The prediction has a mean pLDDT of 80. Two RNAs folded together computationally: RNase P RNA and transfer RNA, 444 nucleotides in total.

RNA sequence: CAAGCGGGCCGGACGGUCGCGUCGCGCUUCGGCGCGCCGAGGAAAGUCCGGGCUCCGCAGGGCAGGGUGCUUCGUAACGCGAAGGCGGAGCAAUCCGACGGAAAGUGGCACAGAAAACAUACGGCCUGCGGGGUUUCCCCGCCGGUAAAGGUGAAAAGGUGCGGUAAGAGCGCACCAGCGUCAUGGUGACAUGGCGGCUAGCCAAACCCCACCCGGAGCAAGUCCAAAUAGGGGACCCAUGGUGUGGCCCGCACCGGUCCCGGGUUGGAUGCUGGAGGUCCGCGGCGACGCGGAUCCUAGAGGAAUGACCGUCACGGAGGGCCCCGCGUCCUCCGGACAGAACCCGGCUUACAGGCCCGCUUGCCCU
RNA sequence: GGGCGGUUAGCUCAGGUGGUUAGAGUACAUGCUUGACAUGCAUGGGGUCGCUGGUUCAAGUCCAGCACCGCCCACCA
Numbered sequence: 001c002a003a004g005c006g007g008g009c010c011g012g013a014c015g016g017u018c019g020c021g022u023c024g025c026g027c028u029u030c031g032g033c034g035c036g037c038c039g040a041g042g043a044a045a046g047u048c049c050g051g052g053c054u055c056c057g058c059a060g061g062g063c064a065g066g067g068u069g070c071u072u073c074g075u076a077a078c079g080c081g082a083a084g085g086c087g088g089a090g091c092a093a094u095c096c097g098a099c100g101g102a103a104a105g106u107g108g109c110a111c112a113g114a115a116a117a118c119a120u121a122c123g124g125c126c127u128g129c130g131g132g133g134u135u136u137c138c139c140c141g142c143c144g145g146u147a148a149a150g151g152u153g154a155a156a157a158g159g160u161g162c163g164g165u166a167a168g169a170g171c172g173c174a175c176c177a178g179c180g181u182c183a184u185g186g187u188g189a190c191a192u193g194g195c196g197g198c199u200a201g202c203c204a205a206a207c208c209c210c211a212c213c214c215g216g217a218g219c220a221a222g223u224c225c226a227a228a229u230a231g232g233g234g235a236c237c238c239a240u241g242g243u244g245u246g247g248c249c250c251g252c253a254c255c256g257g258u259c260c261c262g263g264g265u266u267g268g269a270u271g272c273u274g275g276a277g278g279u280c281c282g283c284g285g286c287g288a289c290g291c292g293g294a295u296c297c298u299a300g301a302g303g304a305a306u307g308a309c310c311g312u313c314a315c316g317g318a319g320g321g322c323c324c325c326g327c328g329u330c331c332u333c334c335g336g337a338c339a340g341a342a343c344c345c346g347g348c349u350u351a352c353a354g355g356c357c358c359g360c361u362u363g364c365c366c367u
Numbered sequence: 368g369g370g371c372g373g374u375u376a377g378c379u380c381a382g383g384u385g386g387u388u389a390g391a392g393u394a395c396a397u398g399c400u401u402g403a404c405a406u407g408c409a410u411g412g413g414g415u416c417g418c419u420g421g422u423u424c425a426a427g428u429c430c431a432g433c434a435c436c437g438c439c440c441a442c443c444a
Base pairs, nucleotide, nucleotide: 001363002362003361004360005359006358007357008356009355010354012313013312014311015310016309017308018307020039021038023036024035025034026033027032041338045349046348048347049346050345051344052343053218054217055216056215060250061249062248063247065214066213067212068211069210070084071083072082073081074080085099086097087096088095089094100209101208105207106206107203108202109201122150124146125145126144128142129141130140131139132138133137158176159175160174161173162172163171177199179196180195181194182193183192184191185190222270223269224268225267232261233260234259235258236257237256241255242254243253244252263443264442265441277296278295279294280293281292282291283290284289315335316334317333318332319331320330321329322328368440369439370438371437372436373435374434377393378392379391380390386424395411396410397409398408399407417433418432419431420430421429
């Protein structure tokens, strides 16, 4: 310098004018007006996971249902993160993986093909027997043997090689893959080595089995105050019953309950924002993270505001001028994304103009 | 804000446990029937199964992510 890989961060700054909203103060003809402070994000988003908080009497047991799925850690918890194992891609940095079990059982494998998991034999190869011919050979038929090569398929019952045989075959042997078992190393996933019998197809994002986890609802939860109305009508269930927000049963508590048609209000307060919070330093840890100290932290909101323009500067792109020719300086024009709080956090996923920084790999050149 | 459901032909909908060419009604076109029309009968065309990935030999169907559409919710007696 070129190509590439990984991680982190920003996503305009300052000033002026006008505008919007909460709150505070003042004025008011109660309609508003003036002044002051403050006023979105890295994803506030999708609502896909996990928790806090609140209510359901307790959140108890069992079944059903749902979720997760290599290991060990981290965490309030997770389907998240870290470190590792195994498999795959890449020369490498590095990246990707729903990655438990198919010798527990059930089921599926269309079409093609002889045969699709109980294996099977279309053509082919081969011994024997019988017959024929143009008789060192060939053809036909029959009883058998066989699965190496052919064809079909996504997949053909371990692979390669040597031996062996009438032809063949784990039939025998060596190596490889896989399975079982033992030893060693590791917390573990697993790795390495020895021995054994020779083989066990694929699908669990099919049912299922195993291990672990999950009670239900959601701030329109819930609590308090105030106002108004007809504590109205109908249907159904009801004591081995019904209800207590869950699909069922048990247990516990209570004695009425469920649905429909109507009636009234469209107010105020609380929950409400300072928290598993951020930054820096020290210590422990490979790391995620934890502990300790210091310091910082003003949206809280009603269908609900946070914007626009101008000037200067910075950034990027295009065109042109100047020269001391370097990617320097000057002029003109254009551009700035995705998006928007509504109880709060931790994640994941998705969207995003443009730009900055750090580390690493490979190749080439120079010293 | 929170919680559910759906997307298949122009329209309304089917498609139990993945399988050969995705169906039905209606609409449309052509022919027959009629003097002509309607009705009826017959034949035919028409599909990015919302989109993008993944699992599988094979996806409308199974699993993720995204897009769009629709529905429900407060308090009092």
Rfam match: Bacterial RNase P class A. Gene Ontology terms of the family: ribonuclease P activity, dimeric ribonuclease P complex and tRNA processing. About the family: Ribonuclease P (RNase P) is a ubiquitous endoribonuclease, found in archaea, bacteria and eukarya as well as chloroplasts and mitochondria.